Bacterial large signal recognition particle RNA from Acetothermia bacterium UBA3571, 265 nucleotides, folded computationally. Model confidence (mean pLDDT): 79 of 100. Rfam family: Bacterial large signal recognition particle RNA. Rfam classes the family as a non-coding RNA gene.
[in-house]
RNA sequence: CCGUGCACGGUGGGGGGUUAGCGGUCCCCUGUACCCAAAACCCGCUACAUGUGGGGCCGAUGGGCCUCCCGAGAGGUCCGGAGGCGGAAGCGGGCCGGGUACGGAGGCGUCGACGGCCGAGCCCCCUACGACGCACACCGGUGAACCCCGCCAGGCCCGGAAGGGAGCAACGGUAAGCCGGUCCCUGCGGGUGAUAGGGGAUCCCUUGGCCUGAGCCGAAGGCCCGGAGGCGCCCGCCGAAGGACACCGACGGAGGUCCGCACGG
Numbered sequence: 001c002c003g004u005g006c007a008c009g010g011u012g013g014g015g016g017g018u019u020a021g022c023g024g025u026c027c028c029c030u031g032u033a034c035c036c037a038a039a040a041c042c043c044g045c046u047a048c049a050u051g052u053g054g055g056g057c058c059g060a061u062g063g064g065c066c067u068c069c070c071g072a073g074a075g076g077u078c079c080g081g082a083g084g085c086g087g088a089a090g091c092g093g094g095c096c097g098g099g100u101a102c103g104g105a106g107g108c109g110u111c112g113a114c115g116g117c118c119g120a121g122c123c124c125c126c127u128a129c130g131a132c133g134c135a136c137a138c139c140g141g142u143g144a145a146c147c148c149c150g151c152c153a154g155g156c157c158c159g160g161a162a163g164g165g166a167g168c169a170a171c172g173g174u175a176a177g178c179c180g181g182u183c184c185c186u187g188c189g190g191g192u193g194a195u196a197g198g199g200g201a202u203c204c205c206u207u208g209g210c211c212u213g214a215g216c217c218g219a220a221g222g223c224c225c226g227g228a229g230g231c232g233c234c235c236g237c238c239g240a241a242g243g244a245c246a247c248c249g250a251c252g253g254a255g256g257u258c259c260g261c262a263c264g265g
Base pairs, nucleotide, nucleotide: 001265002264003263004262005261006260008059009058010057011056012030013029014028015027016026020046021045022044023043024042034055035054036053037052062259063258064257065256066255067254068253069252073248076245077244078243079242083238084237085236086235087234090233091232092231095227096226097225098224099223100222102221106217107216108215115211116210117209118208119207120206121205123200124199125198126197127196128195129193130192132189133188134187135186137182138181139180140179141178142177148173149172150171156165157164158163
């Protein structure tokens, strides 16, 4: 130095979660690191816990362990507070309603304001007339198995006969009713009327006349009261980004330490 066997070790690490705890299955980080099987009311374990079972491969240009540095990343505590949800009262603002008459843009007015008097209309009642509708009436049609009328074949009844009687159908007619038409007469009705008359009510509105003679109306805004709402402040809850702290800590870096035994060539 080579080979074989044994022993030891490696074949990823870390965070979260779970667990009494450790490791694994699960999620994530790191970044490259043999394969197979099972594993969440789970699998293997017990502080010497850092997986179990099976099969491979590797160990000096390599690997194990220890200390320190760096610090990806997760979770924790605190700060933060974009944004969301909710809100009894309060403040502010906006909105709605009422009041006040502070305000006064503008408008009307000696071609007559405000006010007063008289009248008309609008409103209510009644009457007349008209129109309309309905009924009655009138006209036409239709209209009764029998309990309506006329005439009554046949049949029926009375009679010895002559004759007489009641009477269905058909035919003719009529009543109520029904259908259609007319509006000359009569009655009734009403959200009926460019009608006529009478009465009432009223001064809000429209309008005519007379009197009087200088004012009248008035938007926005202000102030007061009330309300709804939930816009801002505020209050409560949740809470993204971001930040601070402590802890763990992969990858990477520095230093130290260890890597055995037997046999054969």